Context: one part of a larger RNA
RNA sequence: GGAUGAACGCUGGCGGCAUGCUUAACACAUGCAAGUUGAACGGGGCCCUUUCGAGGGUUCAGUGGCGGACGGGUGAGUAACGCGUAAGGACCUGCCCUUGGGAAGAGGAUAACAGUUGGAAACGACUGCUAACACUCUAUACCCUGAGGAGGCAACCAAGGAGGGACUUGCGUCUGAUUAGCUAGUUGGUGAGGUAAUGGCUCCACCAAGGCAACGAUCAGUAGCUGGUUUGAGAGGAUGAUCAGCCACACUGGGACUGAGACACGGCCCAGACUCCUACGGGUGGCGGCAGUGGGGAAUCUUCCGCAAUGGGCGAAAGCCUGACGGAGCAAUGCCGCGUGGAGGCAGAAGGCCCAUUGGGUCGUAAACUCCUUUUCUCAGAGAAGAAGAGAUGACGGUAUCUGAGGAAUAAGCAUCGGCUAACUCCGUGCCAGCAGCCGCGGUAAGACGGAGGAUGCAAGCGUUAUCC
Numbered sequence: 001g002g003a004u005g006a007a008c009g010c011u012g013g014c015g016g017c018a019u020g021c022u023u024a025a026c027a028c029a030u031g032c033a034a035g036u037u038g039a040a041c042g043g044g045g046c047c048c049u050u051u052c053g054a055g056g057g058u059u060c061a062g063u064g065g066c067g068g069a070c071g072g073g074u075g076a077g078u079a080a081c082g083c084g085u086a087a088g089g090a091c092c093u094g095c096c097c098u099u100g101g102g103a104a105g106a107g108g109a110u111a112a113c114a115g116u117u118g119g120a121a122a123c124g125a126c127u128g129c130u131a132a133c134a135c136u137c138u139a140u141a142c143c144c145u146g147a148g149g150a151g152g153c154a155a156c157c158a159a160g161g162a163g164g165g166a167c168u169u170g171c172g173u174c175u176g177a178u179u180a181g182c183u184a185g186u187u188g189g190u191g192a193g194g195u196a197a198u199g200g201c202u203c204c205a206c207c208a209a210g211g212c213a214a215c216g217a218u219c220a221g222u223a224g225c226u227g228g229u230u231u232g233a234g235a236g237g238a239u240g241a242u243c244a245g246c247c248a249c250a251c252u253g254g255g256a257c258u259g260a261g262a263c264a265c266g267g268c269c270c271a272g273a274c275u276c277c278u279a280c281g282g283g284u285g286g287c288g289g290c291a292g293u294g295g296g297g298a299a300u301c302u303u304c305c306g307c308a309a310u311g312g313g314c315g316a317a318a319g320c321c322u323g324a325c326g327g328a329g330c331a332a333u334g335c336c337g338c339g340u341g342g343a344g345g346c347a348g349a350a351g352g353c354c355c356a357u358u359g360g361g362u363c364g365u366a367a368a369c370u371c372c373u374u375u376u377c378u379c380a381g382a383g384a385a386g387a388a389g390a391g392a393u394g395a396c397g398g399u400a401u402c403u404g405a406g407g408a409a410u411a412a413g414c415a416u417c418g419g420c421u422a423a424c425u426c427c428g429u430g431c432c433a434g435c436a437g438c439c440g441c442g443g444u445a446a447g448a449c450g451g452a453g454g455a456u457g458c459a460a461g462c463g464u465u466a467u468c469c
Stems, first nucleotide, its partner, number of pairs: 001469004006465005013338006019331002021296001026294003030291003035066003040063002043060007073249003082173007091165003096161006104138004113128006142152002174221003181212003186209006192202002224246004228239004251272005274285001276283002302328001304327003310324001311322004341372004351363005377406006386396001413458005418439003424453005434441002
């Protein structure tokens, strides 16, 4: 000098665009953040129509389907095929696209509901009734197999594609030797099991005795990785907030179920700590989603508006849901832009300060005064694009912007002035009080302390502190 997710002190007019718990992966009151489908299905309530058979609308819970594996958050763990990069072969793939084929026949239940009943509640139990694109059986296409048999098989099946995922390998990826030996499923083989699939993947059987290591194994410490960011002429150093890709985690530990996909943040089971309710028998919860609260801290925002746009889920669609997202709010936290007036004006006014020769110097064209302007400001009026379309549909928002009126009106501070380093005198103090980044100032004439006047530098900021180059 540059930089920052900064903080502190003094000060503070406006706009645009960004950014905003770096600490306790501490605990959380309240609300919302994942539903949708009646063109899969039966029923309850209400309303309308009625030819009295029924039909339609709406709503409620239930059965079934699809989605809750995306989107959003955090960085605890992880020194690892986790990430980055370059390759590989033994795999899976819902929805979507293309192609080919099928869509036939039959059956038994069950929730809802009704009745009885247990419990404080959470939530159940028994009996009876009923539907389906739920479930079961048969046939066929087709698949699997060297072949046969057995098997799978339709509100779907098969092949290919797209996109996604799983796996393997080479290289790279912090520090410590005051960590030197480590390893028995360990290294390899045969057979088996398991998986979508390769493989010691296997607390499977048998056999061999291997495998790693001073080119640093093992152990210990630290740490999410990257594109990037920052600094630097570069080489390099530091860093990994926001945005984007990957990974890991979801109160702590473990486990599987369902499913195309999870070992699943707002699913399930078990254990633990904590919280709340309780009729003491037993139950309940998981903000590291968005706001918000307490706590910790030098320190970090609103319990806001809207689905109008973009995107996502479901649906034939209308549409519903969406704290993703789009916006507004708060904060000089940063970057950028604008303003706080412009021109003229010497009686060089008053006043302050200084030198003092009693006359000067300086603040100073500064003020007053004259003329002008209106960015901003206040008031009034008009008023968007963003909406894709035949039309309708805008949270932002009566916002941006435009026009008119008014009046210099509403708007300047902070630090420094011994040298480095731009800027000097007076008064006070007297090694005191104090300053200080380094050198160093202060013991009676202090340009270095405190105040004043003046000056210098930046400017809605200026200084200090912290950290990096």
Molecule: small-subunit ribosomal RNA, 5' domain
Organism: Streptosarcina moshanensis